[in-house]
RNA sequence: GGCCCCAUCGUCUAAUGGCUAGGACAUGUCCCUUUCACGGACAAAAUCGGAGUUCGAUCCUCCGUAGGGCUA
Numbered sequence: 001g002g003c004c005c006c007a008u009c010g011u012c013u014a015a016u017g018g019c020u021a022g023g024a025c026a027u028g029u030c031c032c033u034u035u036c037a038c039g040g041a042c043a044a045a046a047u048c049g050g051a052g053u054u055c056g057a058u059c060c061u062c063c064g065u066a067g068g069g070c071u072a
């Protein structure tokens, strides 16, 4: 250089083109406990950037960026 894959809460990970973007762990508050731990309730927290298609894009297309793989 060429080709391919991937990018979602702090982390891991769901999501037929029609969501209030879900879950687990972690975090915070409260309850429980003499206290801690365990357990319970609640809360906060995310779609890599730009353009396009579409009534509607996390999802499809294109161009970038970052990561990974194969090849020369």
Base pairs, nucleotide, nucleotide: 001071002070003069004068005067007065010025011024012023013022018055027043028042029041030040031039048064049063050062051061052060
The RNA shown here (transfer RNA) has 72 nucleotides and comes from a Candidatus Wolfebacteria bacterium. It matches the Rfam family "tRNA". NCBI's taxonomy places the organism under Bacteria, Bacteria candidate phyla, Candidatus Wolfeibacteriota. The sequence was found in a public genome assembly.